[in-house]
RNA sequence: CGGGUGUAGUUCAGGGGUAGAACGUCAGCUUCCCAAGCUGGAUGUCGUCGGUUCGAAUCCGAUCACCC
Numbered sequence: 001c002g003g004g005u006g007u008a009g010u011u012c013a014g015g016g017g018u019a020g021a022a023c024g025u026c027a028g029c030u031u032c033c034c035a036a037g038c039u040g041g042a043u044g045u046c047g048u049c050g051g052u053u054c055g056a057a058u059c060c061g062a063u064c065a066c067c068c
Base pairs, nucleotide, nucleotide: 002068003067004066005065006064009023010022011021012020017054025041026040027039028038029037047063048062049061050060051059
C1' cells in the first nucleotide's frame, strides 16, 4: 500500500422504511431435590466521526481495532 471483518453476554442474520434468531441469563409452572421440559420478561448509543437522503445498521468518505 491492497483486501476482509466489526450488530444483544456469546455465535450470527438483516444490504434504505419501528433491529431479529439461536444459545445464554432472570422469573414463574412442573419435581421430594436437581436436570430436562413449558410459559413469560430483560438485555443493542449497529466500532467511532462526518457526508448523501424525507428516512442510514444498510450507500459514500475518513478513522480505530483485529485478521490476511